The RNA shown here (c-di-GMP-I riboswitch aptamer) has 75 nucleotides and comes from a Gemmatimonadota bacterium. Lineage of the source: Bacteria > Pseudomonadati > Gemmatimonadota.
[in-house]
RNA sequence: CUUUCCAUAGGGCACACCCGUCGCGAGGCGGGGCCGCAAAGCCAGGAGUCUCACUGAGAUCGUCCGGUUGUCGCA
Numbered sequence: 001c002u003u004u005c006c007a008u009a010g011g012g013c014a015c016a017c018c019c020g021u022c023g024c025g026a027g028g029c030g031g032g033g034c035c036g037c038a039a040a041g042c043c044a045g046g047a048g049u050c051u052c053a054c055u056g057a058g059a060u061c062g063u064c065c066g067g068u069u070g071u072c073g074c075a
Stems, first nucleotide, its partner, number of pairs: 012037002017032006035062001041068003045065003048060005
C1' cells in the first nucleotide's frame, strides 16, 4: 500500500402511526411507539425535495455531499 474477514462492552437514537401542543404551511416540540440506524450526534455550507403571506422567506441532516464532535479497542 492492496485485498479479505471481523469482534468485544456499556449502551444510544427512534420511521410510520397515535395523543397533546406550536405554526398559514412544510414541519417542530413533549409523551407513547419501535421501521430501522456504527454516527439515524451536531451544523442549513453545496445540492435535492417540500411549504408559503412566493422579486423572497422558511422546512428537511432518518435524501446525498461536505464540515465537525463522540463510544469500544480483536484491531
It matches the Rfam family "c-di-GMP-I riboswitch aptamer". Clan: c-di-GMP_I riboswitch clan.